[in-house]
Context: one part of a larger RNA
RNA sequence: GCCAGGGAGUUUACUCAUGUGGCGAGGUUAACGCAAGGAAGCCGCAGCGAAAGCGAGUCUGAAAGGGCGCGAGUCACGUGAGUCAGACCCGAAGCCGGUCGAUCUAUUCGUGGCCAGGGCGAAGUUCUCCGAAAGGAGAAUGGAGGCCCGAACCAGUGAUGUGUACAAGCUCUUGGAUGAGCCACGAUUAGGGGUGAAAAGCCUAUCUAGUCCGGCGAUGGCUGGUUCCUGCUGAAUUAUGCCUCAGUAUAGCCUCUAUGUGUUCGUCGACGGGGUAAAGUACGGAUGAAGCUUGCAGAGCCGAACGGCUACGAAGCUUAUUCCAACUCAGAACCUGUUGACUACUUACAUGGGGAGUGGGCGUCGGUGCGUAAGGUACUGUCGCGAGAUCAGAACAAAGAAGACUGGGGUUAAGGUCCCAAAGUGUAUGCUAAGUGUAACAAAAGGAGUCUUGAACCUAAGACAGCGGAGAUGUAGGCUUAGAAGCAGCCAUCAUUUAAAGAAAGCGUAACAGCUCAUUCGUUGAGGUUCGAGGCCCUGAAGAUGGACGGGGCUAAGCAUGCCACCGAUACCCCAGAGGUACGCGCAAGCGUAUUCUGGUAAGCAGGCGUCUGUUCUGCGCAGAAGUCUUUCCGAGAGGAAUGAUGGAGCGGGACGGAAUGAAAAUCCUGGU
Numbered sequence: 001g002c003c004a005g006g007g008a009g010u011u012u013a014c015u016c017a018u019g020u021g022g023c024g025a026g027g028u029u030a031a032c033g034c035a036a037g038g039a040a041g042c043c044g045c046a047g048c049g050a051a052a053g054c055g056a057g058u059c060u061g062a063a064a065g066g067g068c069g070c071g072a073g074u075c076a077c078g079u080g081a082g083u084c085a086g087a088c089c090c091g092a093a094g095c096c097g098g099u100c101g102a103u104c105u106a107u108u109c110g111u112g113g114c115c116a117g118g119g120c121g122a123a124g125u126u127c128u129c130c131g132a133a134a135g136g137a138g139a140a141u142g143g144a145g146g147c148c149c150g151a152a153c154c155a156g157u158g159a160u161g162u163g164u165a166c167a168a169g170c171u172c173u174u175g176g177a178u179g180a181g182c183c184a185c186g187a188u189u190a191g192g193g194g195u196g197a198a199a200a201g202c203c204u205a206u207c208u209a210g211u212c213c214g215g216c217g218a219u220g221g222c223u224g225g226u227u228c229c230u231g232c233u234g235a236a237u238u239a240u241g242c243c244u245c246a247g248u249a250u251a252g253c254c255u256c257u258a259u260g261u262g263u264u265c266g267u268c269g270a271c272g273g274g275g276u277a278a279a280g281u282a283c284g285g286a287u288g289a290a291g292c293u294u295g296c297a298g299a300g301c302c303g304a305a306c307g308g309c310u311a312c313g314a315a316g317c318u319u320a321u322u323c324c325a326a327c328u329c330a331g332a333a334c335c336u337g338u339u340g341a342c343u344a345c346u347u348a349c350a351u352g353g354g355g356a357g358u359g360g361g362c363g364u365c366g367g368u369g370c371g372u373a374a375g376g377u378a379c380u381g382u383c384g385c386g387a388g389a390u391c392a393g394a395a396c397a398a399a400g401a402a403g404a405c406u407g408g409g410g411u412u413a414a415g416g417u418c419c420c421a422a423a424g425u426g427u428a429u430g431c432u433a434a435g436u437g438u439a440a441c442a443a444a445a446g447g448a449g450u451c452u453u454g455a456a457c458c459u460a461a462g463a464c465a466g467c468g469g470a471g472a473u474g475u476a477g478g479c480u481u482a483g484a485a486g487c488a489g490c491c492a493u494c495a496u497u498u499a500a501a502g503a504a505a506g507c508g509u510a511a512c513a514g515c516u517c518a519u520u521c522g523u524u525g526a527g528g529u530u531c532g533a534g535g536c537c538c539u540g541a542a543g544a545u546g547g548a549c550g551g552g553g554c555u556a557a558g559c560a561u562g563c564c565a566c567c568g569a570u571a572c573c574c575c576a577g578a579g580g581u582a583c584g585c586g587c588a589a590g591c592g593u594a595u596u597c598u599g600g601u602a603a604g605c606a607g608g609c610g611u612c613u614g615u616u617c618u619g620c621g622c623a624g625a626a627g628u629c630u631u632u633c634c635g636a637g638a639g640g641a642a643u644g645a646u647g648g649a650g651c652g653g654g655a656c657g658g659a660a661u662g663a664a665a666a667u668c669c670u671g672g673u
Base pairs, nucleotide, nucleotide: 001673002672003671004670005669006668011085013083014082015081016080017079018078019077020076021075022074023073026043027042028041032037047054048053057068058067059066060065088225089224091222095215096214097213098212100210106189108187109186110185111184112183113182114181115179117149118148119147120145124141125140126139127138128137129136130135153176154175155174158172159171161170162169191207193203194202195201228608229607230606231605232604233603238251239250240249241248242247252358253357254355255354256353257352258351259350260349261348262345263344266342267341268340269339270338271337272336273335274334279328280327284324285323286322289319290318291317292316293315294314296313299310300309301308302307361385362384363383365381366380367379368378369377370376390401391400405577406576407575408574409573410572411571415567416566417565418552419551420550424564426563427562428561429560430559431558437554438553445539446538447537449536450535451534452533453532454531455530456529457528458527466523467522468521469520470519472496473495474494477491478490479489502517505516506515507514578598579597580595581594582593583592584591585590609662611659612658613657614656615655616654617653618652619651620650627646628645629644631642632641633640634639
C1' cells in the first nucleotide's frame, strides 16, 4: 500500500415548538402497594396594582384618556431545538498526587587491578681541577618529571570517505598515554530533588524538571473525520457589541409552518425629492496682466517740525484671463417617494412561530480615496465565480456564448471553415514583402520603404536631373601683415563688360597658383520641385538548457472593407417520457388539465430503501435453508426477484413496535498479506 472486521449526534432531567392520541374546566399522579388504590404535589381554571386592596375588571389620572386583562387546558408518546452532564468521535503541550529507578551516567567512599619499548637527563653523590674561604668548573654516577616519542588502554580532531530497510558503526587521519591517569567490583546521593573542573550537562536509547500508575473521557474558540437513496427550496462572507479580530450574541440574507391581504417586479403618465457629470464665475477661495483709488506696512528723498512725494509691496475697485474634493447663479443622464394605468399572476408581500448556516471572500466592467506603480490597498454600483455543468478562448474559478429533468431529431450563438480537426484552398476590391502578421501589445523619437490624397510653384517661349562650355574686368578693393592676391582677421561690399559671373559658398597655397559652387549658355526632351494629411511597413526592441502563431505550415492560410454559403453547445424548436406545483373530480387510491417549474455548496423541509431485534399473523426448507459465485429481469434510486453451480441446516413475508442500524477517507484501530 491493499483486503477484511471495528469505527463518530447517544442517554437522563427540565424547558420551548410541532405532530399524534387520551380526558377536558379540568388534566395528571409521586413515594408506596400484588392490585384496587394512594390527592401530597404540579399545570390550568382571574386579573390588575409597589402595596393595602379591589375584582371581569384593575392600575394611573381631577377628568378625558391610556396600560395590562376579560373561559382551554393537561398528560403521554414521536420529532426538532436549548440547558445540565465527557454530550458527535479522535488529538495536545501541560498541572497535581503516590510509586519505581544511580545495572547507563555524574560525584564521593571502600577493596583491588593495569600502563610494551625508546628518549631527554633535575636534585643529590663521587672524583679531578681552581680558590684562603664561600664557592665555582669539568667528568662520572644518579634517575626527577600533571617531561618527550610511541604500543596496550582511554579519547574522538578532520573526511562532499563509507554506512544509516529502528537508533551513533567502520576505515584512514588525529589527541592523551606516571597522571587532576585508566579500569573492575562493592557502596552513597532521588525528582523542584540529586550530581555537575558548568554544557541547563547527566540521573537506564527519556531531562529547562525522570519514569510508571492515578486525578482523566483534564481542557482545546484549533486540525482531521463523521457511514443508505430520492424529491422541494436555497444562502452568507455585511452591520453593531465583546480582553473582540481563527470565536460569539443580535440584526440582515435561507428554509419550514400558520394566518392575513389585490400583491410584487417591470413599463408609461402625473406630482415630488436629489446638486453629481458637464459647465459657470452670481457667492467663497485661488491665479496672473493692465489701469484707477487709498501713503496703508517697511524703505528712500525732502523737511526744524507738522507733514509731503514715490518705485516695490498691501488693500479696494474696473477691464479682459486661468481654475476649485471641502465654490455654485443655473444644471443633466440617472436613482428614488406617492399615486394612476397597462402587462403578469404556479404568484408576491406582510405578520406570528420552529430550524439553520453565514459573519476569511474573490474577479471583470463603471465611479472614487491612498500609492511612481503593482496579479496593490480601502470603498462603491452592476454582473459573475463562490455554489455553475456545456460550447468557445491551445491549456486557463471569474472575460465571450449559454443557465444542464431524461431520451431522440433538427436549427443556431460565441467562435470558426489549408492539414492535425467538423465546416470555403469561397467571392469582390485594395494594402503589406517586414514571415510584418496569422497570439497578448509595446512608447517617445526617427525612415528618398511603399500605397492613397491635398495645396503651391516651375514647365514644349523647354522645367528637374545628367553631360559640355563660360564663371570675367577695375582688382592683388581698403586696412592689417614678414606675406594677406575672393577664401587668418577688420571695414566696405561698389562699378564695368555681359547670356551670366558673389570685392565670393567650400577645398587648397608660406603667399600665389590650382579644383569646385552660386549664376549663365548649349545639348537632351516630359514632367518636375516643395510642403501637408492618411493606410500598411521598417528602426527604436535586452535574459538566462534549444523553442514556439496550439503545431504543421502559410505570401495568404496576413491586414482592411463588403457579400454569399457552411460548421458549431446540455442554448432554441419539434417528438416521446419522468417528477414537482397549481387547479378540477374523488372518502381515499387515483384520474384529468395547465405549466416563463425541475444547475446547486452551507443549510432547512418532505418521502422512502436496507440491517439487527420484539409481538402477532402467515409461509419455505435434506426432493436442499443461509452463505458464496454467475447470469437475467424489475425499480428513478437506496434496493428487490429469479436461473444455474457451490454449499449442507436453517430461513423468510405482511402489520405494528424497539435500535449499540448503513464507511472510502479520521498520518483512524486490530488482524491478514
The part of an RNA shown here (large-subunit ribosomal RNA, domain II) has 673 nucleotides and comes from a Nanobdellota archaeon. The RNAcentral record of the full RNA draws on ENA. It matches the Rfam family "Archaeal large subunit ribosomal RNA". On this family, see Cannone et al., BMC Bioinformatics 2002: "The comparative RNA web (CRW) site: an online database of comparative sequence and structure information for ribosomal, intron, and other RNAs".